[in-house]
RNA sequence: GCAAUAGAGCGCUAGGGUUCCGGGUUGAUAGCUAAGCUUCAGCUGACUGGUCCGAGAGCACUCAACCUUCUUAUGGAAGGUCACACGGCGGGACAAAAGCCCGGGAGAU
Numbered sequence: 001g002c003a004a005u006a007g008a009g010c011g012c013u014a015g016g017g018u019u020c021c022g023g024g025u026u027g028a029u030a031g032c033u034a035a036g037c038u039u040c041a042g043c044u045g046a047c048u049g050g051u052c053c054g055a056g057a058g059c060a061c062u063c064a065a066c067c068u069u070c071u072u073a074u075g076g077a078a079g080g081u082c083a084c085a086c087g088g089c090g091g092g093a094c095a096a097a098a099g100c101c102c103g104g105g106a107g108a109u
Base pairs, nucleotide, nucleotide: 007063008062009061011059012058015053016052020050021049022047023044024043025042026041027040028039030038031037032036065081066080067079068078069077070076071075084104086107090102091101092100
C1' cells in the first nucleotide's frame, strides 16, 4: 500500500401505530316504568391495555467463523476472541406507524 472477514438464527426490551380484542362515546332495535343491562352499527390511539410491528449503533441465548491446547488425531474435547460505531432530510411496506427497510446510506469526525 492492497485485499478478505467482521456473520446468522431465536427470544425479549426501548419504541410504534390502530387490522382485530378491549375501553370510551353516539345512535338504533327488542325486553323492563326509569336508570341500567344485552345485541348491532358509526366515531375515537393527546384511550392505560391484549393481539400485532420492532432495533447496525439495545439485552440474553444458540450456531457459525478464527486462535490456542489436549486427544483415541482428515474426528472429537476444553479454553479464548467475536472489537468500534455521531448520523439527517426524504421515501417504502404491512391495517398503520416506528429506533423496521432504503441505511455501518447522504453527511460529520
Molecule: Guanidine-I riboswitch aptamer
Organism: Nitrincola schmidtii